[in-house]
RNA sequence: UGAGCCGGCUGGGUGGCCGCGGCUCGGGUUGCGCUGGUUCGCCGGCGCGGCGUCGGGUCGAGGAAGGUCGGGACUCCACAGGGCAGGGUGCUGGCUAACGGCCAGUCGGGGCAACCCGCAGGACAGUGCCACAGAAAGUAGACCGCCGAUGGCGGACUUCGGUCCGCACAGGCAAGGGUGAAAGGGUGCGGUAAGAGCGCACCAGCGGCCCGGGUGACCGGGUCGGCUCGGUAAACCCCACCCGGAGCAAGGCCAAGCGUGGGACAUGGGCGGCCCGUCCGCCCCGGCUUCGCCGAGGCAGUCCCCAGGUAGGCCGCGUAGAUGGAUGGUCACCCAGGCCUCUUCAGGAGGCUGGACAGAAUCCCGCCUACAGGCCGGCUCACCGU
Numbered sequence: 001u002g003a004g005c006c007g008g009c010u011g012g013g014u015g016g017c018c019g020c021g022g023c024u025c026g027g028g029u030u031g032c033g034c035u036g037g038u039u040c041g042c043c044g045g046c047g048c049g050g051c052g053u054c055g056g057g058u059c060g061a062g063g064a065a066g067g068u069c070g071g072g073a074c075u076c077c078a079c080a081g082g083g084c085a086g087g088g089u090g091c092u093g094g095c096u097a098a099c100g101g102c103c104a105g106u107c108g109g110g111g112c113a114a115c116c117c118g119c120a121g122g123a124c125a126g127u128g129c130c131a132c133a134g135a136a137a138g139u140a141g142a143c144c145g146c147c148g149a150u151g152g153c154g155g156a157c158u159u160c161g162g163u164c165c166g167c168a169c170a171g172g173c174a175a176g177g178g179u180g181a182a183a184g185g186g187u188g189c190g191g192u193a194a195g196a197g198c199g200c201a202c203c204a205g206c207g208g209c210c211c212g213g214g215u216g217a218c219c220g221g222g223u224c225g226g227c228u229c230g231g232u233a234a235a236c237c238c239c240a241c242c243c244g245g246a247g248c249a250a251g252g253c254c255a256a257g258c259g260u261g262g263g264a265c266a267u268g269g270g271c272g273g274c275c276c277g278u279c280c281g282c283c284c285c286g287g288c289u290u291c292g293c294c295g296a297g298g299c300a301g302u303c304c305c306c307a308g309g310u311a312g313g314c315c316g317c318g319u320a321g322a323u324g325g326a327u328g329g330u331c332a333c334c335c336a337g338g339c340c341u342c343u344u345c346a347g348g349a350g351g352c353u354g355g356a357c358a359g360a361a362u363c364c365c366g367c368c369u370a371c372a373g374g375c376c377g378g379c380u381c382a383c384c385g386u
Stems, first nucleotide, its partner, number of pairs: 001382010012334007020060008028051010062357001066368002069366005074247004082294003086243005091105005106120001107118004121238002126236002128232003143177002145173003152167006185203006204228001206225008251315004261305005268284006287299003335355001337353006
């Protein structure tokens, strides 16, 4: 100097004018109650309100307010979370109210690296799938091939004993080639009719035993061994751990308002006790009870159809607190950036352009996504110079 990686901050400022929402103060106007005066027309004082009327003061969106993907606080069901079903997470350790989050690490993958990503338990519980190509894709198999004894056919030689060559059969092989994402460890040597871990050496993998480091995931090493038993679980599944449900349109208070109803089931049964009135206890049956089923607990009513009422106010609601939902417009100057011209090359002058994503709604902690411009810090690689 260039290219990259990671993290953080900011994301316009000032002033004037007009216009918004909350709170507060004062004026005006008006209602009610009490009260003083009165010329009985009214004039005051205090308290509680109303009026979108006038004026002053003060406060007034975010790093994501977006997505609604997670976790909670809070509220209700309810006097209760037990089981099944269902759902979520999935390497280790730690942080946290909690999480599928964050931090650190291990392993795997990408990158020269800084760093980034992870679909990270189990394939020896079971089921399924691996298209096409290929002989064959998991108790897999022969397309091209290699060998092929005795016997068979043909030929050559012959010392007439036989020898050699070729072809073919029965049979043997999966080492070579082909196909494919993947073909039943790799390289080499021996062995064999030809081959094959058939045997051996080295290596990789797997398993057993042992040693060292680490809290652990795991890492390193030694030794022995069958020779090697595919892949896929973000396929179903198994294993481990976690999970009641609904949600501020939750929920609570006040005011107001509607009745003409129709139907089904239940309010039952049994046993025992007692003070023999009826009450208590147990069991059975039908319905309801914030996903479904079972259990548990509770209730005396539950369900269906038709018709009608409730569109209000207050709370929940917070140093913004709205509720058809508020902070905007305009002018001027300054400032960050870009382009052009000039130049005294400096922190210069002038002109033009121009400032992103975007808007609270009960609150908090995370994740994901969007973002013009500007600034800061650390790290990696390449080149050059000292």
About this RNA
Bacterial RNase P class A from an Acidimicrobiaceae bacterium, 386 nucleotides, folded computationally. NCBI's taxonomy places the organism under Bacteria, Actinomycetota, Acidimicrobiia, Acidimicrobiales, Acidimicrobiaceae. Model confidence (mean pLDDT): 75 of 100.